[in-house]
RNA sequence: UCCCGAAAAACGCAAACCCGCGGCAACGCGGGGACGCAAAGCCAUGGGCCAAUGCGCGUGUUCCCGCCAACGCGCAUUGGUUGCCAGGCUGCCGAA
Numbered sequence: 001u002c003c004c005g006a007a008a009a010a011c012g013c014a015a016a017c018c019c020g021c022g023g024c025a026a027c028g029c030g031g032g033g034a035c036g037c038a039a040a041g042c043c044a045u046g047g048g049c050c051a052a053u054g055c056g057c058g059u060g061u062u063c064c065c066g067c068c069a070a071c072g073c074g075c076a077u078u079g080g081u082u083g084c085c086a087g088g089c090u091g092c093c094g095a096a
Base pairs, nucleotide, nucleotide: 004094005093012037013036017032018031019030020029021028022027035083041089042088043087045086046085047084048081049080050079051078052077053076054075055074056073057072058071059070
């Protein structure tokens, strides 16, 4: 120095939930709050997931046909998520 990560120490971050604000929504920001985290620091580049819109198909409804609402699936677009995973960049501490 790298790997690695301690019933060590120092410095940190902050899920759910609540309040306020922004957004159609996913969700974000600020305050409170701690489930957790050794990159839970940074980057939406790949995959996943989520939302909105559009198109297609199906379910559904009906005596029949067609259409609409609603719901499900697929595709596309635009967003969101790095506390889902991978990849890139950087960083604190130092036992085995």

The RNA shown here (c-di-GMP-I riboswitch aptamer) has 96 nucleotides and comes from a Gemmataceae bacterium. The source organism's lineage runs through Bacteria, Pseudomonadati, Planctomycetota, Planctomycetia and Gemmataceae. The model forms 95% of the base pairs in the Rfam consensus. The prediction has a mean pLDDT of 82.